The RNA shown here (transfer RNA) has 74 nucleotides and comes from Fusobacterium ulcerans.
Its Rfam family is "tRNA". It is annotated as a transfer RNA.
NCBI's taxonomy places the organism under Bacteria, Fusobacteriota, Fusobacteriales, Fusobacteriaceae, Fusobacterium.
The prediction has a mean pLDDT of 81.
RNA sequence: ACUCUCAUAGCUCAACAGGAUAGAGCAUUAGUUUCCUAAACUAAAGGUUAUCAGUUCAAAUCUGAUUGAGAGUA
Numbered sequence: 001a002c003u004c005u006c007a008u009a010g011c012u013c014a015a016c017a018g019g020a021u022a023g024a025g026c027a028u029u030a031g032u033u034u035c036c037u038a039a040a041c042u043a044a045a046g047g048u049u050a051u052c053a054g055u056u057c058a059a060a061u062c063u064g065a066u067u068g069a070g071a072g073u074a
Base pairs, nucleotide, nucleotide: 001073002072003071004070005069006068007067010026011025012024013023019057028044029043030042031041032040050066051065052064053063054062
């Protein structure tokens, strides 16, 4: 330099060839329980789906560019 893959909650990941309010586990907070802690159970909070544009009635999903990470070729 070229080609390919990836980017979703604090962390690890779903979302099945575009469709209904983007979910789960762990962690965090509160409550129940306990003499206290842990564990268990219940609930809550937490997201501009990397960024900017485009297509579409409708985009996490499709297209382009940018940024970052990884792999391969020379």